Description
The RNA shown here (SAM riboswitch aptamer (S box leader)) has 104 nucleotides and comes from a Chitinophagaceae bacterium. Of the family's consensus pairs, 95% are formed in the model. Taxonomically the source falls in Chitinophagaceae (Bacteria, Pseudomonadati, Chitinophagia, Chitinophagales). Model confidence (mean pLDDT): 75 of 100.
RNA sequence: UACUUAUCAAGAAAGGUGGAGGGAAUUGCCCAAUGAAACCUUUGCAACCCUUUUAGUUUACUCGACUAAAAGAAGGUGCAAACUCAUUUUUUUUAAGAUGCUCA
Numbered sequence: 001u002a003c004u005u006a007u008c009a010a011g012a013a014a015g016g017u018g019g020a021g022g023g024a025a026u027u028g029c030c031c032a033a034u035g036a037a038a039c040c041u042u043u044g045c046a047a048c049c050c051u052u053u054u055a056g057u058u059u060a061c062u063c064g065a066c067u068a069a070a071a072g073a074a075g076g077u078g079c080a081a082a083c084u085c086a087u088u089u090u091u092u093u094u095a096a097g098a099u100g101c102u103c104a
Base pairs, nucleotide, nucleotide: 013042014041015040016039017038021031022030023029025088027086028085043080044079045078046077048076049075050072051071052070053069054068055067056066057065058064
């Protein structure tokens, strides 16, 4: 960088600088001068990587690697409005419309 898979109904804030945008995109709908984005500081949520332990597999054995389970949160990472804010795509079914085709 590309592809694939899993989870996504939970959870978690303040201060300073800043000064008009932001919620990835579409279409909506929201947030924002009672202060957006961005930057700095501290705090927190999570448990994806990770740490520790136990059992097993591999190996002559240990380390390591892999599998499963339990506990944890030092480090990495992401996050701290709204169900992923809703929506867009695919398949099936149904109903209605049109009647040259397209078009719900």